[in-house]
Context: one part of a larger RNA
RNA sequence: GGAUGAACGCUGGCGGCGUGGAUAAGGCAUGCAAGUCGAACGGAUAAGCCCGCUGAAAUGCAAAUGGAUAUUGAGAUUACAUCAAGGUUGAAGUUGGUAUGGAUGUGGAUCGCUUAUUAGUGGCGAACGAGGUAGUAAUACAUAGGAACACCCCCGAGAGUCGUGAAUAAUUCGUCGAAAGACGGACUAAUACACGAUGGUCUCGCAAGAGUAAAGUUUUAACGCUCUCGGAGUGGCCUAUGCGAUAUCAGCUAGUUGGUAAGGUAAUGGCUUACCAAGGCUAUGACGUCUAGGGGAGGUGAGAGCCUGACCCCCACCGAUGGUACUGAGACACGGACCAUACACCUACGGGUGGCUGCAGUCGAGAAUCUUCCGCAAUGGGCGAAAGCCUGACGGAGCGACGCCGCGUGAUUGAUGAAGUCCCUUUGGGACGUAAAGAUCUUUUGUGAGGGAAGAAGUUUAUUGACUGUACCUCAAGAAUAAGAGGCUCCUAAUCUCGUGCCAGCAGGAGCGGUAAUACGAGAGCCUCGAGCGUUAUCC
Repeated sequence: GGAUGAACGCUGGCGGCGUGGAUAAGGCAUGCAAGUCGAACGGAUAAGCCCGCUGAAAUGCAAAUGGAUAUUGAGAUUACAUCAAGGUUGAAGUUGGUAUGGAUGUGGAUCGCUUAUUAGUGGCGAACGAGGUAGUAAUACAUAGGAACACCCCCGAGAGUCGUGAAUAAUUCGUCGAAAGACGGACUAAUACACGAUGGUCUCGCAAGAGUAAAGUUUUAACGCUCUCGGAGUGGCCUAUGCGAUAUCAGCUAGUUGGUAAGGUAAUGGCUUACCAAGGCUAUGACGUCUAGGGGAGGUGAGAGCCUGACCCCCACCGAUGGUACUGAGACACGGACCAUACACCUACGGGUGGCUGCAGUCGAGAAUCUUCCGCAAUGGGCGAAAGCCUGACGGAGCGACGCCGCGUGAUUGAUGAAGUCCCUUUGGGACGUAAAGAUCUUUUGUGAGGGAAGAAGUUUAUUGACUGUACCUCAAGAAUAAGAGGCUCCUAAUCUCGUGCCAGCAGGAGCGGUAAUACGAGAGCCUCGAGCGUUAUCC
């Protein structure tokens, strides 16, 4: 000088992009983070279609009431015209009656049909995605090779998809229990389960031969199911080389090293067992102990090298601690099961429940690290024929000068070189200083008003935006809203005065301070960097 997942001190205007539990893999309240399919299945519930009763609105008919309108008119007034007792005409409306009508409400039957929702059976997913680095010095990782393997979904082909049966959950009835839950009787379905048939480019076998499969849904046609071969990739296994410290660790090893046979596995192999042999590793560091996830990469450096392994990507490992298997194409499984242990919680004391190293959040320890936010609009994933549902992945917003980058805090002019000064002075003056005031401009930014995206794609129309009235554009007023930190003896850019008197103190090194301290404290001035500046820690 450069760098950091930094912290601390003083200070702090804005934006973009990043980044943020490094310590206790310590304990966790609360909410959410993995569901989906009714086009696999039987039910249940609700509504409609069906039947009985009820009988609203509306309409027709006749009647009562009603009195609009039209016409006539004794008479009044009269220029035209107008008013008017009474007579005739009889609309709308209202009332009850009757007929048509069928709303609404209620009960029932059938479990016959349709629609919707869904607890359960069943399928797929839950082994991905998300988090962490405890363990691991080699069953890890990186690079280069190898032969004895497997495969859900996907793609390309070739065949097939026939017949039958027994249950069980749900449901209902009953029992036990505080709860968690459990037990018994009866009934029922399937793409759940089982049996039979057939089958070949399948398996075994020299051959003959033997063995092994399937499932339907809905009906426009499509989606499925079974077997076989190939592909795509994914994963398992083996070998070589590389990959910390320590000899104050020098010897280690009995399934140990090899062989034969058997078992086991998808597959090779002491992987396991029996028998046989006595081997195997080691000063080129075995064995032990300590430390540590590895790599792509990151920092620095002219390079060689040295140091590191945050964020992002690949691989490995872990899921309170220790162990075990089940299911499945795939796990010995973070939000599955069982056992043990510790801890915590509920309890009717008999017994139960739990696992944030998911996203937020809380306590604790610490120098120290954020919101119990919005949305599935985009990208991606799961399920589904689809509509769609789920998704704390993800997309976004919030907080923190934690980092990098950009912008601003005004510009031009202005000398009575004003006033002022715990500033200096040779007492004449000098310095702060074009600085201020004043004048003329500008409006980045901020504020107000108006407009306003892209990200959106689906087969084309239409629809669909969390962010967001955001970015951006236009207009308006107004210098208006915005500067500090460290240093000034030398290294090292920048000095004077006062106070103190080996005291108080400074300090990275040399060193400074004992009465005229450019080194302590203060003031003024100056220097450097600047929304930062210093200090501490660590690396080159």